[in-house]
RNA sequence: GCGCCCGUAGCUCAGGGGACAGAGCGUCGCACUGCGGAUGCGAAGGCCGGAGGUUCAAGUCCUCCCGGGCGUA
Numbered sequence: 001g002c003g004c005c006c007g008u009a010g011c012u013c014a015g016g017g018g019a020c021a022g023a024g025c026g027u028c029g030c031a032c033u034g035c036g037g038a039u040g041c042g043a044a045g046g047c048c049g050g051a052g053g054u055u056c057a058a059g060u061c062c063u064c065c066c067g068g069g070c071g072u073a
Stems, first nucleotide, its partner, number of pairs: 001072007010025004018056001027043005049065005
C1' cells in the first nucleotide's frame, strides 16, 4: 500500500430501518448485618468515533475521514 473486521454507558458487549437505545460487571443510595461481605430493592450514567448522503424515519444503509485489530507483500 491492498483486503477484511471493529468503534454504542467507566469496562465487556447486545441492538442489522420505526417502541423511551438495553444487559452484565462496576459506581451510588436504602434494606439486611455488631461492622463488612454476600443477597434483595432502587438510582445515576449514552444521543451511538467525526462529517456528508439516502429515507417520511438512521445506532442500523451508502461515501469520505479518524482510531484500533487481523491478514498479505
Model confidence (mean pLDDT): 81 of 100. Transfer RNA from a Nitrospiraceae bacterium, 73 nucleotides, folded computationally. Taxonomically the source falls in Nitrospiraceae (Bacteria, Pseudomonadati, Nitrospiria, Nitrospirales). RNAcentral holds the sequence, with entries from ENA and MGnify. It matches the Rfam family "tRNA". The family's RNA type in Rfam is transfer RNA.